Two RNAs folded together computationally: RNase P RNA and transfer RNA, 441 nucleotides in total. It holds a member of the Rfam family "Bacterial RNase P class A". The family's RNA type in Rfam is ribozyme. About the family: Ribonuclease P (RNase P) is a ubiquitous endoribonuclease, found in archaea, bacteria and eukarya as well as chloroplasts and mitochondria. Its mean pLDDT, the model's own confidence on a scale to 100, is 75.

[in-house]
RNA sequence: GAAGCAGGCCAGGUGGUCGCUCAUUUCCGGGUUCGCCCGGAAUGAGAGGAAAGUCCGAGCUCCGAAGGGCAGGACGGUCGCUAACAGCGACUCGCGGCAACGUGAAGGAAAGUGCCACAGAAAGGGAAACCACCCCGCAACUCACCGCGGGGAAAGGGUGAAAAGGUGAGGUAAGAGCUCACCGGUGUUCCGGGCAACCGGAACAGCCCGGUAAACCCCGUCCGGAGCAAGGCCUUGUAGGGGGAGGGGUUGCCCGCCCAUUCUCCCCGGGUACGGCCGCAGGAUUCCUCGGGCAACCGUGGAACCAGAUAAAUGACCACGCUUCCUCCGGGAAGUUACAGAACUCGGCUUAUGGCCUGCUUCGGUU
RNA sequence: GGCGGUGUAGCUCAGUCGGUUAGAGCAGCGGAAUCAUAAUCCGCGUGUCCGGGGUUCGAAUCCCUGCACCGCUA
Repeated sequence: GAAGCAGGCCAGGUGGUCGCUCAUUUCCGGGUUCGCCCGGAAUGAGAGGAAAGUCCGAGCUCCGAAGGGCAGGACGGUCGCUAACAGCGACUCGCGGCAACGUGAAGGAAAGUGCCACAGAAAGGGAAACCACCCCGCAACUCACCGCGGGGAAAGGGUGAAAAGGUGAGGUAAGAGCUCACCGGUGUUCCGGGCAACCGGAACAGCCCGGUAAACCCCGUCCGGAGCAAGGCCUUGUAGGGGGAGGGGUUGCCCGCCCAUUCUCCCCGGGUACGGCCGCAGGAUUCCUCGGGCAACCGUGGAACCAGAUAAAUGACCACGCUUCCUCCGGGAAGUUACAGAACUCGGCUUAUGGCCUGCUUCGGUU
Repeated sequence: GGCGGUGUAGCUCAGUCGGUUAGAGCAGCGGAAUCAUAAUCCGCGUGUCCGGGGUUCGAAUCCCUGCACCGCUA
């Protein structure tokens, strides 16, 4: 210098003026049913790393209990972290990469069932024979080639995504784990290391067994449902309105349980209210120090209070600064941002996106 | 805000326990017939199966993720 890999940080600076939302006030003015309300002033605060998608997991709230069984769903190496998780960390194994490193829905196909199109002799259990190979018989013939029938074999060719370990030797009519040696795999037993997944080694067994579980299924762990438009309170109205149907709830089914005519559902009519308040901002919170742990994370001590709107605030302008470009060196022009915007709150994942920095790997060059 | 569902030809839909080249009706195009038009008859499909990734020998179909649209709910 080139190519690449991993990680971290920021989200546009400073000042002024005018606005918007919220909170506080022993402030000012007005009103008052004396509770407070309206307008103003001062002070303080005011979007994110994803606030997004709503894909997971929780808190919280309710469902006349939330029990049992079946069905259904989710997850799946090991150990740990966590409130919990399909998340995170470390490690193991497989795959990719020269490497840094990345990646894996990574239990079971030797429980059972299903499927494997087309092609092919045969696509699952020991099944099958198209060409070629070998033997026997017949025919034919000087011989060879060739033809017909029966049998053997599964080594060669061919088909396919996939055809039942590989190499060599023995063996045989020809062959074949048929037998043997070595290599590879699998299983069983044992030894050593590790908490474990697993790793290393030894002995034995010719055991050599296709793929698919993001097909059914089996094994293990877990799951009641709904969601802040949950839910509670207040105000208005003849308000306990009229008519009809039915037992209802337990959110798929059964049992069981609970409630009961002041219940549930539908229709008609009326009322107002894009009704108001709470839930709703002090929390698995944020920052700093120290300690434990490889890390995720946990603990001690200290400090801070950090958006709460409801058609929905978080903006506009000016000056300085900064960056880039042009320049007649006086200055001028452009930019000051991308993705995007809270709506009960957290922990993750995924997706969108501008810029800066650090470390590491491989290759090349120079000293 | 929350919850649920759907994307296949220009339009409306089949096809979804994976299999060879994804179909039907209407519309459209070409031809026949008619003096001419319609109706009628014959023929014609070049579809990113919404996008991307994965599982598999093989994906419209199974799984994950994103996008668009629709519905329900005070």